[in-house]
RNA sequence: UGAAGCAGUACAAACGGUCGCGCCUCAUUUUGAGGGGAGGAAAGUCCGGGCUCCACAGGGUAUGACGCUGGAUAACGUCCAGCGGGGGUGACCCCAGGGAUAAGUGCCACAGAGAGAAGUCCGCCUGCCUCGGCAGGUAAGGGUGAAAGGGUGAGGUAAGAGCUCACCGGGUUCGCCGGUGACGGCGAAUGCCAGGUAAACCCCGUCAGGAGCAAGGCCAAAUAGGGGGACGUCAAGGGUGUCCCGCCCGUGUCUCCGGGUUGGCUGCUUGAGGCUGCCGGUAACGGCAGACCCAGAUGAAUGACCGUUGCCUGUGAAGGGGUAACCCGACACAGGAACAGAACCCGGCUUACGGACUGCUUCAACCA
RNA sequence: UGGGGUGUCGUCAAGUGGUAAGACACGGGCCUUUGGAGCCCGCAUCCGGAGGUUCGAAUCCUCCCACCCCAGCCA
Numbered sequence: 001u002g003a004a005g006c007a008g009u010a011c012a013a014a015c016g017g018u019c020g021c022g023c024c025u026c027a028u029u030u031u032g033a034g035g036g037g038a039g040g041a042a043a044g045u046c047c048g049g050g051c052u053c054c055a056c057a058g059g060g061u062a063u064g065a066c067g068c069u070g071g072a073u074a075a076c077g078u079c080c081a082g083c084g085g086g087g088g089u090g091a092c093c094c095c096a097g098g099g100a101u102a103a104g105u106g107c108c109a110c111a112g113a114g115a116g117a118a119g120u121c122c123g124c125c126u127g128c129c130u131c132g133g134c135a136g137g138u139a140a141g142g143g144u145g146a147a148a149g150g151g152u153g154a155g156g157u158a159a160g161a162g163c164u165c166a167c168c169g170g171g172u173u174c175g176c177c178g179g180u181g182a183c184g185g186c187g188a189a190u191g192c193c194a195g196g197u198a199a200a201c202c203c204c205g206u207c208a209g210g211a212g213c214a215a216g217g218c219c220a221a222a223u224a225g226g227g228g229g230a231c232g233u234c235a236a237g238g239g240u241g242u243c244c245c246g247c248c249c250g251u252g253u254c255u256c257c258g259g260g261u262u263g264g265c266u267g268c269u270u271g272a273g274g275c276u277g278c279c280g281g282u283a284a285c286g287g288c289a290g291a292c293c294c295a296g297a298u299g300a301a302u303g304a305c306c307g308u309u310g311c312c313u314g315u316g317a318a319g320g321g322g323u324a325a326c327c328c329g330a331c332a333c334a335g336g337a338a339c340a341g342a343a344c345c346c347g348g349c350u351u352a353c354g355g356a357c358u359g360c361u362u363c364a365a366c367c368a
Numbered sequence: 369u370g371g372g373g374u375g376u377c378g379u380c381a382a383g384u385g386g387u388a389a390g391a392c393a394c395g396g397g398c399c400u401u402u403g404g405a406g407c408c409c410g411c412a413u414c415c416g417g418a419g420g421u422u423c424g425a426a427u428c429c430u431c432c433c434a435c436c437c438c439a440g441c442c443a
Stems, first nucleotide, its partner, number of pairs: 001364009011355001013309007021037001023035005039339001043350002046348005051212004058245003063208005068082005083097001084095004098203002104201002106197003121142002123138007150168006169193002171190008216266004226257006237249003259442003273292001275290006311336006319328003369439007378392003386423001394410005416432005
């Protein structure tokens, strides 16, 4: 200098002026003053929790989710640190990563002889005969396929084959060492070598009661407290998403048609809260101290215009650098500035997004 | 705001691991003097989009996108 990788930002233009919107507080009474007013994703609603209600949720079953190890956390399918596997020259990145010999089943189209304790289509070998076949042996070679039952070599044989042997790869069992552990290393024994698929059923382990702020509580208004059907007071029906038992409510329950109202208050924002400093921890995160209060709307506020400056892109360009190709560029003009918007509240994930800035690292070339 | 569901040709749709049926419509041809009817042929490069699992995905899994449906209170 160029090309990359990772982490992050209290970055999401700034300042001023003029109007305006909804909330709170205090004065006053129709206005005034003060305070504060969107996001990194407020989004998708994909997970997890708080909170609220239900007949406190007990046992089984069904269903669903998750799945290497250790930790963090209120909890998680999230995060951190590792292990194993894969990719990259590298920084680094990716993995739904339990079990396919810890019970079993299914599937593997077409092609192919054969798709899984197999098998002879061609070939090879032996035998027989009517010389073209038949019978037998054979998984070395060919062919098919995504996949054909370890690999290389030697021995062996009629031809062959882990049939035997050596080496390599994998598995199983045992021992020792290191590690909390996943696992790693070393050694020994054993020819054990029998595919893939569990984001197929399933098995093993862990977790889950249900519903959701239109939860729930209070007040007010209005009417035809109407009619039909089903079941039931001999125990029906109900607990919003299985079913059974248990428990509880219970004299009516469910459903359809019709009628009324489409109001107010509360829940409602002080919270697993962010900030600063110190300490512990590799880290996620935790502890202590200090000071802080930072939107609560309900068809839904958080805006509009003007000016100045800054940023980006394009065009032109004084000038500068270079042998050259070309590069930089004061200044001028034109254009642009995203994704998107709280709705009970948090922790994550995912997705959308114009650009700006900071730090660390790697590779290549050149110079010292 | 919460809960649930559906996306396959222009339209309606079958297909639930192995070559994307069918009907209507559309295009071409035959028949006919011409039109209609009838007959024959054609019409999905991408199954809403992206990624993954698998030898192989419309189908299984994950994440997005679009569309549709339901709902409060009184009695």
Predicted 3D model of RNase P RNA and transfer RNA as a complex of 443 nucleotides.
It holds a member of the Rfam family "Bacterial RNase P class A". Rfam classes the family as a ribozyme.